This is a predicted structure of an 87-nucleotide RNA (c-di-GMP-I riboswitch aptamer) from Haliea sp.

RNA sequence: UCUGUAAAAGGGCAAACCUAUCGAAAGGUAGGGACGCAAAGUCACCGGUCUAAGGGGCGAGAGUCCUAUGACAGCGGGAUUGCCGGA
Numbered sequence: 001u002c003u004g005u006a007a008a009a010g011g012g013c014a015a016a017c018c019u020a021u022c023g024a025a026a027g028g029u030a031g032g033g034a035c036g037c038a039a040a041g042u043c044a045c046c047g048g049u050c051u052a053a054g055g056g057g058c059g060a061g062a063g064u065c066c067u068a069u070g071a072c073a074g075c076g077g078g079a080u081u082g083c084c085g086g087a
Base pairs, nucleotide, nucleotide: 001087002086003085004084012037013036017032018031019030020029021028022027035074041080042079043078045077046076047075048072049071050070054067055066056065057064058063
């Protein structure tokens, strides 16, 4: 530098669900719990997805539509760092 086909060692992370808590929500955090994961480490740069508090449109109202400045890295791509093995 390339690589993860097969196996091994030490290990690591933790989906659903439950509890607590923060949040308008999506979702986050902590504990329990393991479906899975070789980057399921990190970064919203590109695409995608979710939510719509605030703002805007419509409406007599109830409401409804649009909107990310909010999220998702365990949706794909990209960037970056890294354990072990092989070449």
Its Rfam family is "c-di-GMP-I riboswitch aptamer". Gene Ontology term of the family: cyclic-di-GMP binding. Rfam's curators write: GEMM was predicted in a large-scale screen for bacterial structured RNA regulatory elements. Its mean pLDDT, the model's own confidence on a scale to 100, is 87.